[in-house]
Context: one part of a larger RNA
RNA sequence: CACCGCCCGUCACACCACGGGAGUCGGUUGGUCCCGAAGUGCGUGAGCUAACCCGCAAGGGAGGCAGCGUCCUAAGGAAUGGCCGGUGACUGGGGUGAAGUCGUAACAAGGUAGCCGUAGGGGAACCUGCGGCUGGAUCACCUCCUU
Numbered sequence: 001c002a003c004c005g006c007c008c009g010u011c012a013c014a015c016c017a018c019g020g021g022a023g024u025c026g027g028u029u030g031g032u033c034c035c036g037a038a039g040u041g042c043g044u045g046a047g048c049u050a051a052c053c054c055g056c057a058a059g060g061g062a063g064g065c066a067g068c069g070u071c072c073u074a075a076g077g078a079a080u081g082g083c084c085g086g087u088g089a090c091u092g093g094g095g096u097g098a099a100g101u102c103g104u105a106a107c108a109a110g111g112u113a114g115c116c117g118u119a120g121g122g123g124a125a126c127c128u129g130c131g132g133c134u135g136g137a138u139c140a141c142c143u144c145c146u147u
Stems, first nucleotide, its partner, number of pairs: 003110001005107001008103002011100001013097004018092003023087008032078003039072001041070004047065003052061003113134009
């Protein structure tokens, strides 16, 4: 490139990220219950026991050890919650794209002025009702200001 202008939405195609989604897979965490290794503590300790005590000795005592019981408890198991992530038929809008389809809503009174709120309706932009605003053109009048 200046109305042969600008421009809106649906639809179609392609790509991108995101949301929903019967679920499904994994991570993490909570409470409940079952089981419970090693080990400390506690209890017991009829078996064992060089040092200390008594005793000439035999033996006894103290202390200790094994064993046994018990509390705590890791791992494991059962059912049940929270959170996070992956994936998921299908689905929802969003973004981008040379150009495509349908119309023409907005921008000049954009050809029904536009916009805001709300309600109903409609392939789509939108349309209609009610209320509001001027950030409306045009014509006339009033008030005020300037010359």
Molecule: small-subunit ribosomal RNA, 3' minor domain
Organism: Citrifermentans bremense